A computed fold for an 82-nucleotide RNA from a Gemmatimonadota bacterium, annotated as c-di-GMP-I riboswitch aptamer. The sequence was found by an Rfam model in a public genome assembly.
RNA sequence: CUUCCGAAACGGCACCCCGGCCGCGAGGCCGGUCCGCAAAGCCGCGGGUCUCCCCGAUACGGGAGACAGCCGGGCUCCCGAA
Numbered sequence: 001c002u003u004c005c006g007a008a009a010c011g012g013c014a015c016c017c018c019g020g021c022c023g024c025g026a027g028g029c030c031g032g033u034c035c036g037c038a039a040a041g042c043c044g045c046g047g048g049u050c051u052c053c054c055c056g057a058u059a060c061g062g063g064a065g066a067c068a069g070c071c072g073g074g075c076u077c078c079c080g081a082a
Stems, first nucleotide, its partner, number of pairs: 005080002012037002017032006035069001041075003045072003048067007
């Protein structure tokens, strides 16, 4: 120095819910809140879940979206005990 790893420390983010705004909707943004998170930083690449539209028998199929705090994967990153 790098990788693994996650004691300590400085910090960081912010579930559910509430208020406002946007959206047909899933949901998103802002403020409050703080369940939790060592990537709960970023990326819709794979799986998955959810929404809307079309066809239609409620099946099958097609199209357009949402979720990164569902999992996997990729990229980046603070600190440095065992």